[in-house]
């Protein structure tokens, strides 16, 4: 060189074309309970890698590019 896989909150992860102005555990902040901590409850905050196409409608399909993993190479 080609060929496959992967990219969603700070971190791990759900999602298979409409139920998503993306949901969940963890931390994170605030409040409640505790005599303190801690546990426990309440609630907050916070993401779809960038750009395009299909398509009524895209995190989900294509294409390209960006980073990240794997296999694979001298055949004719």
């Nucleotide at each position: 060189g080609c060929c496959c896989c992967c990219a969603u909150c700070g971190u791990c992860u759900a999602g298979u074309g409409g139920a998503c102005u993306a949901g969940g555990a963890c931390a994170c902040c605030g409040g409640c309970u505790u005599u303190u901590c801690a546990u426990g409850c309440c609630g907050g905050c916070g993401a779809c890698u960038g750009g395009g196409g299909u398509u009524c409608g895209a995190a989900u399909c294509c294409c390209c590019a960006u980073g990240g993993g794997g296999g694979u190479g001298c055949c004719a």